[in-house]
Context: one part of a larger RNA
RNA sequence: GCAUGAAAUUUGAGGGGUUCACUCCUUAGUACGAGAGGACCGGGAGUGACGAACCGCUGGUGUUCCGGUUGUGCCGUCAGGCGCAGCGCCGGGUAGCUAUGUUCGGAAAGGAUAAGCGCUGAAAGCAUCUAAGCGCCAAGCCUAUCCCAAGAUGAGAUUUCCCCAUCAAGACCGUGGUAGACCACCACGUUGAUAGGUCGCAAGUGUACGUAUGGCAACAUACUCAGCUAAGCGAUACUAAUUAUCUGAUCGG
Numbered sequence: 001g002c003a004u005g006a007a008a009u010u011u012g013a014g015g016g017g018u019u020c021a022c023u024c025c026u027u028a029g030u031a032c033g034a035g036a037g038g039a040c041c042g043g044g045a046g047u048g049a050c051g052a053a054c055c056g057c058u059g060g061u062g063u064u065c066c067g068g069u070u071g072u073g074c075c076g077u078c079a080g081g082c083g084c085a086g087c088g089c090c091g092g093g094u095a096g097c098u099a100u101g102u103u104c105g106g107a108a109a110g111g112a113u114a115a116g117c118g119c120u121g122a123a124a125g126c127a128u129c130u131a132a133g134c135g136c137c138a139a140g141c142c143u144a145u146c147c148c149a150a151g152a153u154g155a156g157a158u159u160u161c162c163c164c165a166u167c168a169a170g171a172c173c174g175u176g177g178u179a180g181a182c183c184a185c186c187a188c189g190u191u192g193a194u195a196g197g198u199c200g201c202a203a204g205u206g207u208a209c210g211u212a213u214g215g216c217a218a219c220a221u222a223c224u225c226a227g228c229u230a231a232g233c234g235a236u237a238c239u240a241a242u243u244a245u246c247u248g249a250u251c252g253g
Base pairs, nucleotide, nucleotide: 005161006160007159008158009157010156014148015147016146017145020048021047022046023045024044025043026042032037050105051104052103053102054101058099059098060097061096065092066091067090068089069088070085071084072083073082074081075080109143110142111141116136117135118134119133169247170246171245173189174188175187176186177185194240195239196238197236198235199234200233201232203229204228205227210223211222212221213220214219
């Protein structure tokens, strides 16, 4: 901008993506062939590459989680910790993101054709697929399939909600993330679970500190599958989303 404003749902002009290859079984050791060999057509089962989506599984990462451990400095000492050394090094690992992981896809069909193969058939008593007419046929074309799509200025359609100075609606502001460079988009703003906190669960690590007992000691055992815990799932208004403000134009009704 789309001659009233707004919200939502849509049609599809047009555009884009895809379109792959192979193996095995069967038909059938059939047709064919002296034999050797060995099908068309049709049916079924898989594989590879490629593409899309996703994270339940297998793994990776995971410098915001847990543990082990070395040197050194500090917290007066011990104990317990913290800083630095590539996260000091090492062993694991939630969410998220991921592939080498998982699922799915290129299926089937129709129309008009190319080369080609034909029917009927004259000009040209024959012949001829062509001149009139009618068929078959390709991974190609148009549909179909998946995605985008009314700036398609040809600006479409449907449903719903309103208004004469504010309604419908939107913005601003705030809490945020399924979104994101910013903006935008999306969720929420007390009639509230939007984020934080708290509580519970899941999950990770692997049995905390302290005390007791045993041991000369390193250490072991018991309390203790403890203690701690990020981004996960749920609950709960404790904290923060306050009150306001602004836009809402023209014509017409």
Record summary: This is a predicted structure of a 253-nucleotide part of an RNA (large-subunit ribosomal RNA, domain VI) from a metagenome. Its Rfam family is "Bacterial large subunit ribosomal RNA". Rfam links the family to the GO terms structural constituent of ribosome and ribosome. Its mean pLDDT, the model's own confidence on a scale to 100, is 86.